[in-house]
Context: one part of a larger RNA
RNA sequence: CUGGGUUUAAAGGGUGCGCAGGCGGAACUUUAAGUCAGUGGUGAAAUCGUGCAGCUUAACUGUGCAACUGCCAUUGAAACUGAAGUUCUUGAAUAUAGUUGAGGUAGGCGGAAUUUAACAUGUAGCGGUGAAAUGCAUAGAUAUGUUAAGGAACACCAAUUGCGAAGGCAGCUUACUAAGCUAUGAUUGACGCUGAGGCACGAAAGCGUGGGGAGCGAACAGGAUUAGAUACCCUGGUAGUCCACGCCCUAAACGAUGAUUACUCGUCAUUGGAGAUAUACAUUCAGUGACUAAGCGAAAGCAUUAAGUAAUCCACCUGGGGAGUACGUUCGCAAGAAUGAAACUC
Repeated sequence: CUGGGUUUAAAGGGUGCGCAGGCGGAACUUUAAGUCAGUGGUGAAAUCGUGCAGCUUAACUGUGCAACUGCCAUUGAAACUGAAGUUCUUGAAUAUAGUUGAGGUAGGCGGAAUUUAACAUGUAGCGGUGAAAUGCAUAGAUAUGUUAAGGAACACCAAUUGCGAAGGCAGCUUACUAAGCUAUGAUUGACGCUGAGGCACGAAAGCGUGGGGAGCGAACAGGAUUAGAUACCCUGGUAGUCCACGCCCUAAACGAUGAUUACUCGUCAUUGGAGAUAUACAUUCAGUGACUAAGCGAAAGCAUUAAGUAAUCCACCUGGGGAGUACGUUCGCAAGAAUGAAACUC
């Protein structure tokens, strides 16, 4: 390389957009680049294959043929691919009318709770645990009530729900904005699929500058436990968690399952539309789930949301350790990230 694979054995890129490239719907006409056929030339000799012959045989050698799967020229063929042209509507997009949702960004508002402060009532404990202690409290705590301040998160509704490309998104409301779905089949007429590089987004933690700081809480301190206890439990508590702007770019970024298209028994539930007048439905489209047949699978299981049957494109794998390490390079303020070996060893 071929071949074989990628849910769990090694292996799907975290996700999207997209240049190049690869691949690409139906009909007709032309062309003849690919393709196929014929002919001519060339494809040195040796080698290889094969017939025969020569050394007593063989190796070896000679000779004839074949082959040299290639290249060039030329004459044809026109199904398929390509190229050029014309047309089509089912792929794709648009339009119109509806409709859906925690989709996104920015602003405003709300109530419950925790904490703190002030005041009032009130008196000896409170708190915490397996049990305690540290801690708080007669300078009046805990508890109860009234008021105020401030930050963060939004109980019930809530779901096997919904939306989003993924990360993710949940109080109410306003503005701006993106998307899906359904119906019509009106418009364009293949405008499509995938996508190395590239660009954008990307939880948490972390970093920079400036704010903010209620609760929680790495580090840290103390109390316990214990043989010890740099832990688990308790009392405190800094960074952080929150906001703005700028970085970082990683996750069991998981469905451990790349994207797109077509096809392949059924049953039940559910979300959003359409159908007619409609709580009904053997209807229909798009999702979300459970079970199951064929088939697949090493099995577990998957099973129209495939891990089935096929096609196109991309990514990735090739024994364990060494190692996601070293070196180099790129990126980063740093932390580090990306790329990524070998010796050696089993």
Predicted 3D model of a 346-nucleotide part of an RNA (small-subunit ribosomal RNA, central domain) from an uncultured Bacteroidota bacterium. The full RNA is in RNAcentral, with records from Greengenes.